[in-house]
Molecule: Bacterial RNase P class A
Organism: marine sediment metagenome
């Protein structure tokens, strides 16, 4: 100098006047707390609440290399594999394609139990030329061989080299790749070693599917409590009537209901709780590579419900970015002027 990764701040101080929670109060006030790293998007996961639920299965949804962390996760940490970078590092929905089905546009001869378009090769037949000669040369046709070369494509039945062959070809061999087996290292993903097999019939599972694991639903307007009013309900008592009315019934008997009072209950308006002490913050010790865990000390840090957190003056160094709680917490993602610090690489 160029770069990679991680962390932090994101206006400070003082004066005046306000708003709001809590405490005290002599009701005048006084003291004290008062937005964020994302309070955002509401995309995941959990707590909490109500409803449902014997257990198991189907359907549906989600996740997807391995191990660990965690209350849990699609998050985090460490590792494996593949790719990129000289490197620090970065990126990857990264299980299964010999269970089955499906798809592979255009181009191309052929796109999956393949293919001969050009080319190459030998054979047969015919034609032609140079010519001593007829064929060894050239051309055309026929039926064959060939996957080396050309051409198409994102992809064409391993790659490179040597041998081999009429030309070719894992046809043979070496190395690389692939598959299988064995034992080795690793908890595992996986790695490397040895041997065997000329090589198994392409790709797509962010197509259906298979396999493994996970998942009940709704959400603080959840929900709980107090409770004016109103409708309907239950119980007790009093009263009327004594055959008055209505219902049951063909009729009679009988039964029920009627009016008032009280209680229970109900639950609207309204109020209270849920509501912020929590998987909490800070410091430190120990264990662990780490995420994290265990312990000790210490701190209390918004809780509103028409909903507060503001205005103004001075000064510094400038006129600060993105943006504002609404049950809570762990993540992810997105937005962010400017500034600071650390580790590492070339």
């Nucleotide at each position: 100098g160029a770069g990679u990764c991680g962390g932090c701040c994101g206006g400070g101080c003082a004066g005046u006047c306000g708003c709001u929670g809590c405490g005290c109060u002599u009701u005048g006030g006084c003291g004290u707390g008062g937005a964020g790293g994302a309070a955002a998007g509401u995309c995941c996961g959990g707590g909490c609440u109500c409803c449902g639920c014997a257990g198991g299965g189907c359907a549906g949804g989600g996740u997807g290399c391995c191990a660990g962390g965690u209350a849990a996760c699609g998050c985090c940490u460490g590792g494996g594999c593949g790719g990129c970078g000289u490197g620090a590092g970065c990126c990857g929905a990264u299980g299964g394609a010999a269970a089955g089905c499906g798809c592979c546009a255009c181009a191309g001869a052929g796109a999956a139990g393949a293919u001969a378009c050009c080319g190459c090769c030998a054979g047969c037949a015919c034609c032609g030329c140079a010519g001593a000669g007829u064929g060894u040369c050239g051309g055309u046709g026929c039926g064959g061989g060939u996957a080396a070369g050309g051409g198409u494509g994102a992809a064409a039945a391993g790659g490179u080299g040597c041998g081999g062959u009429a030309a070719g070809a894992g046809c043979g061999c070496a190395c690389c790749g692939c598959g299988c087996a064995g034992g080795c290292g690793g908890u595992a993903a996986c790695g490397g070693c040895u041997g065997c097999g000329g090589c198994a019939a392409g790709g797509c599972a962010a197509g259906c599917c298979c396999c493994a694991c996970c998942c009940g639903g709704a959400g603080c307007a959840a929900g709980a409590c107090c409770a004016a009013a109103u409708a309907g309900g239950g119980g007790a008592g009093u009263g009327u009537a004594g055959c008055c009315a209505u219902g049951c019934g063909g009729c009679c008997c009988g039964c029920a209901u009627g009016a008032c009072u009280c209680c229970c209950g109900g639950g609207u308006a309204g109020g209270u709780c849920g509501c912020u002490c929590g998987a909490g913050g800070u410091a430190u010790g120990c264990g662990g590579u780490g995420a994290c865990g265990c312990g000790u000390a210490u701190c209390c840090c918004a809780g509103a419900u028409g909903a507060a957190u503001g205005a103004u003056u001075g000064u510094c160094u400038g006129u600060a970015a993105c943006a504002g709680a609404a049950c809570c917490c762990g993540g992810c993602u997105u937005a962010c002027a400017g500034g600071c610090c650390g580790a590492c690489u070339c």